[in-house]
Molecule: transfer RNA
Organism: marine eukaryotic metagenome
RNA sequence: GGGGCGUAGCUCAGUUGGGAGAGCAGUAGCCUUGCAAGCUUCAGGUCGUGGGUUCGAUCCCCAUCGCCUCC
Repeated sequence: GGGGCGUAGCUCAGUUGGGAGAGCAGUAGCCUUGCAAGCUUCAGGUCGUGGGUUCGAUCCCCAUCGCCUCC
C1' cells in the first nucleotide's frame, strides 16, 4: 500500500435508504417437594469514531481507529 470485518454481555443476521432484530446468557413469573428442562414475560444498543449527501443513513460517500489477511 490492497482487501475483508466492526450491530445487545457472547455468537451473528439485517438492508432498492424509512419497523433495529434472532439464538444463547440475564430478570420476573408459571410448572416441580426441590433442581434442571420446558413455557411466558421483561430489560439490555451513541449499529467502532468523526464528517458529508438526503425529508430521512446500520445501509451511500470521505476520513479515521481497532482486528484479520495479502503484498